A computed fold for a 97-nucleotide RNA from Rhodococcus jostii RHA1, annotated as SAM riboswitch aptamer (S box leader).
């Protein structure tokens, strides 16, 4: 990287380093931020997408619905993907190529 499927009003932060902008783009707002935000990095933590496991069902060897959080693979920890509009919209995670 184009194209598919799912979900995006819940939940859970502390130190360090950096130094001006930031909450994806556009356009109004709202807000966060030198009392140092965003971002990297340690460690903590949340959560169940997929592994693991446990129970049911079913067109049974697969799917499909509920558990579980010991482990393993991402993710996510301001505000509903911050909130109208807007578009060849984004962002995670499944599989395959």
């Nucleotide at each position: 990287c184009a194209a598919c499927c799912a979900u995006c009003c819940a939940g859970a932060g502390c130190g360090a380093c950096c130094g001006a902008g930031a909450g994806a783009c556009c356009u109004g707002g709202c807000u966060c931020g030198u009392u140092g935000a965003c971002g990297u990095c340690g460690c903590a933590g949340c959560a169940a997408c997929c592994c693991u496991u446990c129970c049911g069902a079913a067109u049974u060897u697969u799917u499909c619905g509920g558990g579980u959080g010991c482990g393993g693979g991402u993710g996510c920890u301001a505000c509903c993907g911050c909130c109208g509009g807007g578009a060849u919209c984004g962002a995670u995670g499944g599989a395959a190529g």
RNAcentral records the identical sequence in 2 taxa. The RNAcentral record of the sequence draws on Rfam and Ribocentre. NCBI's taxonomy places the organism under Bacteria, Bacillati, Actinomycetes, Mycobacteriales, Rhodococcus jostii. Rfam family: SAM riboswitch aptamer (S box leader). Rfam describes the family as follows. The SAM riboswitch is found upstream of a number of genes which code for proteins involved in methionine or cysteine biosynthesis in Gram-positive bacteria.